A computed fold for a 350-nucleotide RNA from Hydrogenophaga sp., annotated as Bacterial RNase P class A. The RNAcentral record of the sequence draws on ENA. The prediction has a mean pLDDT of 78. It matches the Rfam family "Bacterial RNase P class A". Rfam links the family to the GO terms dimeric ribonuclease P complex, ribonuclease P activity and tRNA processing.

[in-house]
RNA sequence: GAAGCGCGCCAGACCGCCGCUGGUGCAAGGCCCGAAAGGGUGCACUGGAGGAACGUCCGGACUGCACAGGGCAGCGUAGGAGGUAACACCUCUCCACCGACAAGCCACCCGGGUUCGCUCGGGUGGCCCUAAGGUGAGGAUCAGAGCAACAGAGACGAGCCGAUUCAGUUCGGGUGAAACGGGCAAUCUCUACGCGCAGCAACACCAAAUAGGCCAGCGCUGAUGUGGCUCCGCGGAGCUGGCGGGUAGGUGGCAUCGAGCCGGGUGGGCGACCCCCGGCCCAGAGUAAUGGCGGUCACGUGCCGGGCAACCGGCACGCACAGAAUCCGGCUUAUCGGCGCGCUUCACAC
Numbered sequence: 001g002a003a004g005c006g007c008g009c010c011a012g013a014c015c016g017c018c019g020c021u022g023g024u025g026c027a028a029g030g031c032c033c034g035a036a037a038g039g040g041u042g043c044a045c046u047g048g049a050g051g052a053a054c055g056u057c058c059g060g061a062c063u064g065c066a067c068a069g070g071g072c073a074g075c076g077u078a079g080g081a082g083g084u085a086a087c088a089c090c091u092c093u094c095c096a097c098c099g100a101c102a103a104g105c106c107a108c109c110c111g112g113g114u115u116c117g118c119u120c121g122g123g124u125g126g127c128c129c130u131a132a133g134g135u136g137a138g139g140a141u142c143a144g145a146g147c148a149a150c151a152g153a154g155a156c157g158a159g160c161c162g163a164u165u166c167a168g169u170u171c172g173g174g175u176g177a178a179a180c181g182g183g184c185a186a187u188c189u190c191u192a193c194g195c196g197c198a199g200c201a202a203c204a205c206c207a208a209a210u211a212g213g214c215c216a217g218c219g220c221u222g223a224u225g226u227g228g229c230u231c232c233g234c235g236g237a238g239c240u241g242g243c244g245g246g247u248a249g250g251u252g253g254c255a256u257c258g259a260g261c262c263g264g265g266u267g268g269g270c271g272a273c274c275c276c277c278g279g280c281c282c283a284g285a286g287u288a289a290u291g292g293c294g295g296u297c298a299c300g301u302g303c304c305g306g307g308c309a310a311c312c313g314g315c316a317c318g319c320a321c322a323g324a325a326u327c328c329g330g331c332u333u334a335u336c337g338g339c340g341c342g343c344u345u346c347a348c349a350c
Stems, first nucleotide, its partner, number of pairs: 001346010012297007020048007030041004050321001055331001057330005062199004074195005079093005094138001095136004104127010139190002144188002146184002160173004203252004213243006225234003260280006267274002299318008
């Protein structure tokens, strides 16, 4: 330098104006909504999407219910060792396969030489081998069942065809991945190990109206209701109070203490990861905030002009995928572009 791989990071920047939303402080007084519970409204300061927040595929935290112990069924996992809260994730490793240039082998073509046997160089195609790296649902097919396209007479039961022999006695057989001994467990199955069920619309608390329930009192010796109502009349079986459960609604769960983030370590380990020290607090609603407008500068593409060229100037357009919803660890999928690092092979130079 070329080719082939692997990994990490960023995800436009700044300014102005107007908004949305969480927290803290001040004020605790007023006002608004609501029966209540509770919520909103002011000022100041301050926080406010992602590497995938996507999918909701796997694993956990958390919560409720269930639960003596064992077994069956069902579901899941599968080389070995390790990491982890856990996993189907990650790491190391064994095995199998894939994997480029060069080299090697084969075929063909071209050119040179030739003692006509060959030989040298180049090109094209194929094969083989492996590097970095990649892929693997990689336990078991002497427990049992099932399956096998096309070709082939025959495809899982053994047999069939041709020749041969006293004798299924001996020999041969195209096809096909596979012909009697094998393959497939990503078909059932067996083995080992793991798994209780449901999910934040979980769950806990506060708590109407209406209906129904329970208790007490009053009431056919006429209650409640009603008529210009102390009286009198109409009417005829309920009325009043309390308690408790559920629902609407509200609050918590819920986002400040964590499997947390950042930095450092002549700490341990091949590594995943673990340990130690220091610092930090970092979105959060329940119609669901994280935005809109303007300007400047980046970046990319196209066009125009200038310049020998590197490049400079102007204009237009574009600037991905995508939006948290109980939280966390993974995996998968989507993604305009930009930056950086490492590994392998080959070539060249020193």
The model forms 91% of the base pairs in the Rfam consensus.